[in-house]
Molecule: transfer RNA
Organism: Lachnospiraceae bacterium
RNA sequence: GGGGGCGUAGCUCAGUUGGGAGAGCGCUACACUGGCAGUGUAGAGGUCAUGGGUUCAAGUCCCACCGUCUCCA
Numbered sequence: 001g002g003g004g005g006c007g008u009a010g011c012u013c014a015g016u017u018g019g020g021a022g023a024g025c026g027c028u029a030c031a032c033u034g035g036c037a038g039u040g041u042a043g044a045g046g047u048c049a050u051g052g053g054u055u056c057a058a059g060u061c062c063c064a065c066c067g068u069c070u071c072c073a
Base pairs, nucleotide, nucleotide: 001072002071003070004069005068006067007066010025011024012023013022019056027043028042029041030040031039032038050064051063052062053061
């Protein structure tokens, strides 16, 4: 320098054919318990790496760019 994979909540990840942004763990509050732990219920938490384009509508399609992993040279 070139090819490919990945980037979504604090962490690990899902998100199917373009239309509801989600799960588990963690965090907060409450209830059960003498207390801890545990369980249950509710809640908070998001620039979908970044910028642009297509579209009525983009996490998803297209382009560029950044980071990371890997292969080739």